[in-house]
RNA sequence: AUCUUAUCCAGAGUGGCUGAGGGGCCAGGCCCGACGACGCCACAGCAACCGGCCCGGCGAGGCGAGCCGCACGGCUCGCCCCCGAGGUGCAGGUGCUAAGUCCUGCCCGGCAAACGCCGCCUCCCCCGUUGGGAGGUGGUAUGGCCGGGGAAGAUAAGAU
Numbered sequence: 001a002u003c004u005u006a007u008c009c010a011g012a013g014u015g016g017c018u019g020a021g022g023g024g025c026c027a028g029g030c031c032c033g034a035c036g037a038c039g040c041c042a043c044a045g046c047a048a049c050c051g052g053c054c055c056g057g058c059g060a061g062g063c064g065a066g067c068c069g070c071a072c073g074g075c076u077c078g079c080c081c082c083c084g085a086g087g088u089g090c091a092g093g094u095g096c097u098a099a100g101u102c103c104u105g106c107c108c109g110g111c112a113a114a115c116g117c118c119g120c121c122u123c124c125c126c127c128g129u130u131g132g133g134a135g136g137u138g139g140u141a142u143g144g145c146c147g148g149g150g151a152a153g154a155u156a157a158g159a160u
Stems, first nucleotide, its partner, number of pairs: 001160008013043005021032003026105004044097003049093002051090001052088003055084003059081001061080008101152001106149006115143001116140010
């Protein structure tokens, strides 16, 4: 660097250094930031992916020992392996410690004509303007909300 698998609505911050942008990239939005963000360092913490230890299952697996007099077949125990929608936080390997991976973007399904948007009609204001406002009416599901999936990204474990 690439690929595979799993997870991503939970959780967890202080101090020092630095000094202007930052939230991965693009676009839109929304946030954080001179009351010092981001980053780096130290310490602390969170979590439990891998490893360790413990517990449970004894699972059609393997090895060993003993027993059923021997063989066959079987039983018991121990260790290894396996399984757990178990635990522990362990001087272990990583990771993480604003906001759901900050939200949306692509596809599918559902709800909504209330709002928004568009057209028309009436009235009012300004009349310099194709301007603004209120009401009515018709249309519209590309705006909105909910759910599922995908893409991309991050992290772990493994492989190349």
Predicted 3D model of a 160-nucleotide RNA (SAM riboswitch aptamer (S box leader)) from a Gemmataceae bacterium.
It was read from a public genome assembly, where an Rfam model found it.